[in-house]
Context: one part of a larger RNA
RNA sequence: CUGGGCUUAAAGCGUACGUAGGCGGAUCUGCAGGCGUCGUGUGAAAUCCCUCGGCUCAACCGGGGAACUGCAUGGCGAACCGCAGGUCUUGAGACAAGUAGGGGCGGUCGGAACGAUAGGUGGAGUGGUGAAAUGCGUUGAUAUCUAUCGGAACGCCAAAGGUGAAAACAGACCGCUGGGCUUGUUCUGACGCUGAGGUACGAAAGCGUGGGUAGCGAACGGGAUUAGAUACCCCGGUAGUCCACGCCGUAAACGAUGUGCACUAGAUCGAGGAGGUUCUGACACCAUUCUCGGUCGAAGUAAAAACGUUGAGUGCACCGCCUGGGGAGUACGGUCGCAAGGCUAAAACUC
Numbered sequence: 001c002u003g004g005g006c007u008u009a010a011a012g013c014g015u016a017c018g019u020a021g022g023c024g025g026a027u028c029u030g031c032a033g034g035c036g037u038c039g040u041g042u043g044a045a046a047u048c049c050c051u052c053g054g055c056u057c058a059a060c061c062g063g064g065g066a067a068c069u070g071c072a073u074g075g076c077g078a079a080c081c082g083c084a085g086g087u088c089u090u091g092a093g094a095c096a097a098g099u100a101g102g103g104g105c106g107g108u109c110g111g112a113a114c115g116a117u118a119g120g121u122g123g124a125g126u127g128g129u130g131a132a133a134u135g136c137g138u139u140g141a142u143a144u145c146u147a148u149c150g151g152a153a154c155g156c157c158a159a160a161g162g163u164g165a166a167a168a169c170a171g172a173c174c175g176c177u178g179g180g181c182u183u184g185u186u187c188u189g190a191c192g193c194u195g196a197g198g199u200a201c202g203a204a205a206g207c208g209u210g211g212g213u214a215g216c217g218a219a220c221g222g223g224a225u226u227a228g229a230u231a232c233c234c235c236g237g238u239a240g241u242c243c244a245c246g247c248c249g250u251a252a253a254c255g256a257u258g259u260g261c262a263c264u265a266g267a268u269c270g271a272g273g274a275g276g277u278u279c280u281g282a283c284a285c286c287a288u289u290c291u292c293g294g295u296c297g298a299a300g301u302a303a304a305a306a307c308g309u310u311g312a313g314u315g316c317a318c319c320g321c322c323u324g325g326g327g328a329g330u331a332c333g334g335u336c337g338c339a340a341g342g343c344u345a346a347a348a349c350u351c
Base pairs, nucleotide, nucleotide: 003323004322005321006320007305008304012319014201015200016199017198021194022193023192025088026087027086028085029084030083031082033081034080035077036076037075038074039073040072041071042070049065050064051063052062053061054060091191092188093187094186095184096183097182098181099180103177104176105175106174107173108172109171110154114150115149116148117147118146119145120144121143125136126135162169163168206247207246208245209244210243211242215241216240220236221235222234223233258318259317260316261315262314263313266296267295268294269293270292271291272290273289274288275286276285277284300307301306324351325350326349333344334343335342336341
């Protein structure tokens, strides 16, 4: 070097972009580095193998042969890999015309609920629980009406629905902006796939500076429960939750399923287009077509559960990862971070 694996047994990086590298469509011509074939030189002896012989046999020893699968060099071949040049359009991209969408960023506005403040009515409770109590209330609460202020979140629509690489994204309107899909087949002409390092994005919590704070609410205080109750329940309540800027870089970051391409029965539902049929039309239908999201299922696969054109089927390309349990995702070292900690990552010992 060679094996077998990675939904649930150990194992897919959270996601993308992309450097090196690996791999790469059709066709023509050439070159001859790889490759094949023929020759030449070399490949010490011994050993191994074949054969013949010598010790009474054998071990052992001697003669001959083969082999030494290697290296160098020369001739020939040109299918394949490679290299150089040309051509092509189906991969990829561009262009044009359409189209759906909570994709992103900024701004403006809105109503419901909630709390606060002021005022009116009113007059004893209220609140909370399994039951209570703490709490609030005659300095007038709860309830109800009016006005004003404030912050956060956007009911119904709403869906098995949509968008996004993932994280994630939902009141309405305006502005800026990314991507997708369909149709045309006009253009470029392999420009492609993957991707070690690297870079960017990345829920919640947490950190720094400044603001904001209605509700909720770690910590904390109190009331209960209980043998106890550092809890579950109740009354309060600070960080935080919100905003701006900067960090952190982790999650059961899940489809526990890497990305791309090709091939391999269908049935049915939903979303977005294009096409055809009908005298027009809302619409309906059709089967054909492309893309996306689900359910069921043939073949096949699987230890089974199940998966099944959205594969866990059949193959190819590239990357990541696993190799008995514990010790341990720990110690040490390195590196990143303000810190918390992250990433990388053992061993002794033990079963």
Molecule: small-subunit ribosomal RNA, central domain
Organism: uncultured bacterium